[in-house]
Molecule: small-subunit ribosomal RNA
Organism: metagenome
RNA sequence: AGAGUUUGAUUCUGGCUCAGAACGAACGCUGGCGGCGUGGAUAAGACAUGCAAGUCGAACGCUAAUCAAGGGGUAGCAGUAUUCCUUGGUUGGAGUGGCGCAAGGGUGCGUAACACGUGGGUAAUUUGCCCUUUAGUUGGGGAUAACUCGCUGAAAGGCGAGCUAAUACCGGACGUGAGAACGGGGGAGCAUUUUCCUGUUUUCAAAGUUGGGGACCGCAAGGCCUGACGCUAAAGGAUAAGCCCGCGGCCUAUCAGCUAGUUGGCGAGGUAACGGCUCACCAAGGCUAAGACGGGUAGCUGGUCUGAGAGGACGACCAGCCACACUGGAACUGAGAGACGGUCCAGACACCUACGGGUGGCAGCAGUCGAGAAUUUUUCUCAAUGGGCGAAAGCCUGAAGGAGCGACGCCGCGUGGGGGAUGAAGGUCUUCGGAUUGUAAACCCCUGUCAUCUGCGAACAAACCUCCACCAUGAACAGUGGUGGAGCUGAUUGUAGCGGAAGAGGAAGGGACGGCUAACUCUGUGCCAGCAGCCGCGGUAAUACAGAGGUCCCGAGCGUUGUUCGGAUUCACUGGGCGUAAAGGGUGCGUAGGCGGCGGAGUAAGUUCGAUGUGAAAUCUCCAGGCUCAACCUGGAAAUGGCAUUGGAGACUGCUUUGCUAGAGGCUUGGAGGGGGGACUGGAAUGCUUGGUGUAGCAGUGAAAUGCGUAGAGAUCAAGCGGAACACCUGUGGCGAAGGCGAGUCCCUGGACAAGUCCUGACGCUGAGGCACGAAAGCUAGGGGAGCAAACAGGAUUAGAUACCCUGGUAGUCCUAGCUGUAAACGGUGCACGUUUGCUGUAAGAGGAAUCGACCCCUCUUGUGGCGUAGCUAACGCGAUGAACGUGCCGCCUGGGAAGUACGGUCGCAAGAUUAAAACUCAAAGAAAUUGACGGGGGCCUGCACAAGCGGUGGAGUAUGUGGCUUAAUUCGAUACUACGCGAAGAACCUUACCUGGCCUUGACAUGCACAUAGUAGAAGGGUGAAAGCCUGACGAGGGAGCAAUCCCAGUGUGCACAGGUGCUGCAUGGCUGUCGUCAGCUCGUGUCGUGAGAUGUUGGGUUAAGUCCCGCAACGAGCGCAACCCCUGCGUCCAGUUGCCCUCUUGACGAGAGUCAGGAGCACUCUGGACGGACUGCCUCGCUUCAACGAGGAGGAAGGUGGGGAUGACGUCAAGUCAGGAUGGCCCUUACGGCCAGGGCUGCACACGUACUACAAUGCCCGGCACAGAGGGAAGCAAAAGCGCGAGCUGGAGCCAAUCCCACAAAACCGGGCUCAGUUCAGAUUGAAGGCUGCAACUCGCCUUCAUGAAGCUGGAAUCGCUAGUAAUGGCGCAUCAGCUACGGCGCCGUGAAUACGUUCCCAGGCCUUGUACACACCGCCCGUUACAUCAUGAAAGCCGCUUGUACCCGAAGUCCAU
Repeated sequence: AGAGUUUGAUUCUGGCUCAGAACGAACGCUGGCGGCGUGGAUAAGACAUGCAAGUCGAACGCUAAUCAAGGGGUAGCAGUAUUCCUUGGUUGGAGUGGCGCAAGGGUGCGUAACACGUGGGUAAUUUGCCCUUUAGUUGGGGAUAACUCGCUGAAAGGCGAGCUAAUACCGGACGUGAGAACGGGGGAGCAUUUUCCUGUUUUCAAAGUUGGGGACCGCAAGGCCUGACGCUAAAGGAUAAGCCCGCGGCCUAUCAGCUAGUUGGCGAGGUAACGGCUCACCAAGGCUAAGACGGGUAGCUGGUCUGAGAGGACGACCAGCCACACUGGAACUGAGAGACGGUCCAGACACCUACGGGUGGCAGCAGUCGAGAAUUUUUCUCAAUGGGCGAAAGCCUGAAGGAGCGACGCCGCGUGGGGGAUGAAGGUCUUCGGAUUGUAAACCCCUGUCAUCUGCGAACAAACCUCCACCAUGAACAGUGGUGGAGCUGAUUGUAGCGGAAGAGGAAGGGACGGCUAACUCUGUGCCAGCAGCCGCGGUAAUACAGAGGUCCCGAGCGUUGUUCGGAUUCACUGGGCGUAAAGGGUGCGUAGGCGGCGGAGUAAGUUCGAUGUGAAAUCUCCAGGCUCAACCUGGAAAUGGCAUUGGAGACUGCUUUGCUAGAGGCUUGGAGGGGGGACUGGAAUGCUUGGUGUAGCAGUGAAAUGCGUAGAGAUCAAGCGGAACACCUGUGGCGAAGGCGAGUCCCUGGACAAGUCCUGACGCUGAGGCACGAAAGCUAGGGGAGCAAACAGGAUUAGAUACCCUGGUAGUCCUAGCUGUAAACGGUGCACGUUUGCUGUAAGAGGAAUCGACCCCUCUUGUGGCGUAGCUAACGCGAUGAACGUGCCGCCUGGGAAGUACGGUCGCAAGAUUAAAACUCAAAGAAAUUGACGGGGGCCUGCACAAGCGGUGGAGUAUGUGGCUUAAUUCGAUACUACGCGAAGAACCUUACCUGGCCUUGACAUGCACAUAGUAGAAGGGUGAAAGCCUGACGAGGGAGCAAUCCCAGUGUGCACAGGUGCUGCAUGGCUGUCGUCAGCUCGUGUCGUGAGAUGUUGGGUUAAGUCCCGCAACGAGCGCAACCCCUGCGUCCAGUUGCCCUCUUGACGAGAGUCAGGAGCACUCUGGACGGACUGCCUCGCUUCAACGAGGAGGAAGGUGGGGAUGACGUCAAGUCAGGAUGGCCCUUACGGCCAGGGCUGCACACGUACUACAAUGCCCGGCACAGAGGGAAGCAAAAGCGCGAGCUGGAGCCAAUCCCACAAAACCGGGCUCAGUUCAGAUUGAAGGCUGCAACUCGCCUUCAUGAAGCUGGAAUCGCUAGUAAUGGCGCAUCAGCUACGGCGCCGUGAAUACGUUCCCAGGCCUUGUACACACCGCCCGUUACAUCAUGAAAGCCGCUUGUACCCGAAGUCCAU
């Protein structure tokens, strides 16, 4: 110090979340030791039990026990025993009396208050015990408790009678003195007043106890002397308290008015004291927007936590103050209380009871129950510190000091240290090589902290007191006080600490590991289980779930939850904003308030500098010291931003005063203007009325209909009526504060502007509340009503149409008087003032120059526009009319939704307006800009895309594929265009993957290891069987090394590794393919622009089939695509010449001949195969803005503008298709999901769709004759001639491994004949019969032939497909697969051979530019509302219950005061 999260990406705004620190914490897992702290935060809920306040006999009487002394009695000779009395001592008991119990300790209910903090006042006060000082302490009296007796009650207790003491109580005396009243004099104070001196009158005190004692008195007690403690009066101090005041510190205005003892006065009462504190009377005041009154919450502070600070939150422990003590009330005693462990009353609760009545108060210390996530021992001691009483010893003290429990917190220590590589084993991962855990362990050498055992062993202790010595007092050697010495006292505790012993021995976990955030892999799971602080993970390869290994962080702890501050500059004082993100009030006037021009003087409130007092201690900071360190503790310093008093300064602000004119205002003159109000007037148009002319339609629409019209509309002419609005002028022109204002004239009236050396003299700016104005619609009352027109009616449109369109039409629109008070009331931009480069329009005014006078022109001012510099802005944009730079004031904002809503208040006749939340919910909502995509947006362009044509499909039958259905199985895949005669270039078995059944298990196939095996490998044959398989089996081997024995190989069997899988995942993949699309696009480097995503280049002007080319240009270049290069075809040249060819020559045969056939020479031609040439807008003319690209036409040419066709498919898209072609990760099966076999199925058929074939006929069909191809194939092959058969075909086998032979006759066409429009001489399905061929085998389930049979069908609805030339259409031929074939399919070949294209409006698809966008999974997008079901949150609800509170009134305990 920041980070994550809105988007495809970006910048910004903005919220949410995280990392930090802290805690009186709680929970989960874990847990060795010690020190110091800390521990009922909830139920101020209820409490069993014990303790927490007593003490004094040196104030007093009594009583019990005991000891001592004295005396009397009884028994006894007596010692003695026993009993009674008196005195003294010790110990106990209750009582009178004194002091204490008002402190200490607890809690935080109440309290928003002089309760607290801070600073003052008290001249308005009190103060026991304590200190200092002054003066005294005299003389009497009557009671009463205890005790005894009686009565009564269960008890607690009560009543009566009698005896008694005091430092208890009550009078009298003295008055140092104090108080009061009156008089005189002197000071002080802001004042009421107060103080000092003095005079007179008057009022007011007391208590004794005890130690010691020489002389004197007394019988004694004692007097007397002396000391101590007491007592009384007074003054001062100290301490403690009371009261008053200034200032300070919570939320709420959806609380705006509150108050009758209220505010003040006079008098009285009361108090320690002032005071409406209380009362009688009088007056009508007092508080409040600087927040009264009300409501909610809360003890306040020093401080604590956090923060850089300013701040924010909190108020445990410790300390100061306050309040309270079961709840409420009250007084008494007292120095002090409205009293925690006192009293009285009432109430609730609990307990005892004899039922009559009593008793109690843990928010003291422990402890119990309850509620709760949650908070300890019914401990020890008064040794220390402190408190109460006492003369003291001492007693009391749950204050306090200690210990115990809790990782609750902070701090410290330990759980070992060094060496140690076969890098052990095990675990995990693995690409199988290894890596990692890891010097980690083992092992070796050491050490001894803590804990354990054992031994020694502190400090906190000094006093009081006792004894001794000295000093003081004193008559005193008593006594008392002081100093010194000795002695006595430890709960914690045998603790801290120190020494010794033994042994690495007893001591490590928690969380995390997708990003934020340090740390990664495997397995399991499969949107399940689960995780999650935010974003988000999980749907079969999860670094995010769970487990494991490893790693990271911290460590006796670690995480989670909760809360606070921080980060958050996200309430912004420090330190934010408001054109579009949330945010400028609709506009003006103006009150309070805030702010305010220039000069002089005064003052000193603010300001500033100093001094003094205070700011408790603790805490924090610094320094030093003590516990071994630290935490902790101690000392010192500093600090404590404040408050108060006081002294100085006088700039600035304020205040007072005096001037000024630059702000502001006034005055004069002048022109401009839809500024406002009233009255009057005008013409055009619509409508209506009357009359004339006139006849069948008018009106309306996309098209219609409703409507009007023969009762005369519409049209047209004339006259009249009535209301509303004011064409042209009209203009980013004018005026107004805004809303708004538009015919003309007159009257009244507001403002702005210009010029002017006149006047006033800061009179100003803004403006919370307030007041006024305020479009349209709406409301009230009364008018008015032509047109228009919500509602409404009708007609259309539509699936519907409560709409858009049409015909009507009422409120309303208009006027008058009121109300309403809102708008996208917008420049989405509050008002005022000042400063800051420019250019150019326009409206109004003034001045200048010039002119005869003007205009044009120049300058200035005010307004209104455009473009732009600097600057600002997230960007867009703004830019002297600021959104620039400054100042002043006001309003407003703080994530989205809920919501400008609910409730409450105010206003309103109502409608409604205004003010204005929360629960709950989301992680976004949003602004600007970017790239795409999209648009029933625009521009340009292309394509058999449409149009123009030709032929089809959709109807029939059949073939084929698909869906569906069926089935044991009908194997699987493809399934918009881009699946459906597709994978399949050929399912009877095989194929075959499917089903049924029978079999095999290292396997049908590969490699390796181990063992076994010699009649071994192989195998005729036999049995069984559907086959596979199983059983058997005559016969019967081999290769290599070695002399040989023997070994190895091959083979077989057994076992182990493994084979095998057309099982799954094409959404894990490679490869290949389809499609957009043969569309013209897709990108990069450098530079430049932009905060950035990105842009530019690639856009623009032309042009092209083309991002093809040219020109221009902050771009310059380049790459993949286009084109070209390649193949076929079209022309020519050259070369070559068999199997091709035959011009010429020649031989032979046949023939009368023309000629035909066969051969030779030959290669001219055709042809075949190579190599070249040719076409490039090269030439001419014209067009285009261009000496351009290019286009149009022409010449020449076989071919002309890419000649025709093919191959060739950019970046990418569709998670497109394919794991079943093969490959391949992962998962799954392993006597089966593998392998073999037989049979069946893939061919199944109510149905639907796609693709084809054949037709429906005369441009045809049938019969006969006859002509012309190309490209292919052929050895398990093609097969000729010849013969047989109606035919399929059979016999046959010449020739050919092919320019030679064969398939192989091309067909349509052409010629001739028949048919004559019909279900036919069309069409051929279906079926029967007989055959042929292939094949192991044609039943399921092949093809072909012949004869017979002769179905539907007469050109096909909506819709839809192909094709632009050698194309469509049409005719035949060939080939692959293949035993055969379902081929009518696919791939090729040649023959015949058209029609049409005006054109780009429309449909579809595509390209480029531009625009809008809330889309980015990208329009098959996004998204709104309703309903149903379920869930949740918050409300309402008749009634009922409870609580709080106001006013009026009733009953009324205890108690105080008064009266009697």